[in-house]
RNA sequence: CAAAGCAGGAGGGUAAUCGCGCUUUUCAAAAAGUGAGGAAAGUCCGUGCAUCUGAGGACAAAUCGCCGGAGAAAGUCCGGACGGCGUGAGCCGGUGGAAAGGGCCACAGAAAAUAUACAGCCUAAAAUAUUUGGGCAAUGGUGCAACGGUGAGGUAAGAGCUCACCGGCAGACCCGAGAGGGAAUGCGUCAAGGUAACCCCCGAUUGGAUGCAAGAUAAAAUUGAAGGUUAAGGCGGUCCGCCGACUUCAAAACAUAUCGCUAGAGGUCCGGAGUAAUCCGGACACCAGACAGAUGAUUACCGAGAAACAGAACACGGCUUAUUACCUGCUUUAAAUU
Numbered sequence: 001c002a003a004a005g006c007a008g009g010a011g012g013g014u015a016a017u018c019g020c021g022c023u024u025u026u027c028a029a030a031a032a033g034u035g036a037g038g039a040a041a042g043u044c045c046g047u048g049c050a051u052c053u054g055a056g057g058a059c060a061a062a063u064c065g066c067c068g069g070a071g072a073a074a075g076u077c078c079g080g081a082c083g084g085c086g087u088g089a090g091c092c093g094g095u096g097g098a099a100a101g102g103g104c105c106a107c108a109g110a111a112a113a114u115a116u117a118c119a120g121c122c123u124a125a126a127a128u129a130u131u132u133g134g135g136c137a138a139u140g141g142u143g144c145a146a147c148g149g150u151g152a153g154g155u156a157a158g159a160g161c162u163c164a165c166c167g168g169c170a171g172a173c174c175c176g177a178g179a180g181g182g183a184a185u186g187c188g189u190c191a192a193g194g195u196a197a198c199c200c201c202c203g204a205u206u207g208g209a210u211g212c213a214a215g216a217u218a219a220a221a222u223u224g225a226a227g228g229u230u231a232a233g234g235c236g237g238u239c240c241g242c243c244g245a246c247u248u249c250a251a252a253a254c255a256u257a258u259c260g261c262u263a264g265a266g267g268u269c270c271g272g273a274g275u276a277a278u279c280c281g282g283a284c285a286c287c288a289g290a291c292a293g294a295u296g297a298u299u300a301c302c303g304a305g306a307a308a309c310a311g312a313a314c315a316c317g318g319c320u321u322a323u324u325a326c327c328u329g330c331u332u333u334a335a336a337u338u
Stems, first nucleotide, its partner, number of pairs: 002333008010324001012302007020035005037309001041320002044318005049211004056240004061206005066080005081095001082093004096201002101199002103195003118140002120136007148166006167190001168187003173182003215259004223250005233243003267284007
């Protein structure tokens, strides 16, 4: 100089004028306060809340799957172990079981798992340069993957056949809360590839449906026909179980108003504990609740800058996706140049 990694900030502010929604006050007017995100998006996961009498048992089904922790829970988060990628800072993870069983591994290749001999190497016999028999799995080829790797010895040629080292497996020992890791020792019977995000086995959890267009209250309307109260019907994917007098069809009325509806597993700041996720304590404040749907416009100044993605509709915790004009901090580095 350049490139890269991780984390944080920000998503404009102040004032004036005009305009819009809500709350408070007021007889009214006026006044005061307040008003769309880091993802409000997706509707993927969880929960609060509500209704069905209650939400009982079993199964189906689903999710997760190393260790420790956080959390209301989650398919979430934090830290670690192991594995993979990267020169590195770092990033990712589909993380129990393949020796319970089954399935699959296209094409290529001799052969894809109790695996095998195409080319080839060695050897015996006989024609003369090929044939037949026997031995081999070291060399070559195919492939994502071919019964461990390198070297030496040995052999007719070869092979863990033997040896050394590496790799693998095993029990005791040591370190660690644990997943795991470590040096030494022993084993060549160290035979049995990969795949379970294929079926499956094991373990844990869920297992009750519908969802704010859930529901509650008020108002208004409440007619006819058929069936039934020994059980129809309902709760819930199935069974058990439970409730059980109304059910079905047609017509009419209503389809309006109020609540649900925002004071919270909430927010900001400070202190403490912790590697962190997060937790504890204190203080401060109330920061949209619309219902055809508001949250805007102009001017001036400040500011490093405010562009992109994009607009609340029951709420909250996550995950995923879209996006950067801009600021700050820490960390890493191949090659080249000086």

Description:
This is a predicted structure of a 338-nucleotide RNA (Bacterial RNase P class A) from a bacterium. The coordinates come from a structure-prediction model, not an experiment, and the mean pLDDT is 77. It is recorded under the gene name rnpB. Rfam family: Bacterial RNase P class A. Rfam links the family to the GO terms dimeric ribonuclease P complex, ribonuclease P activity and tRNA processing.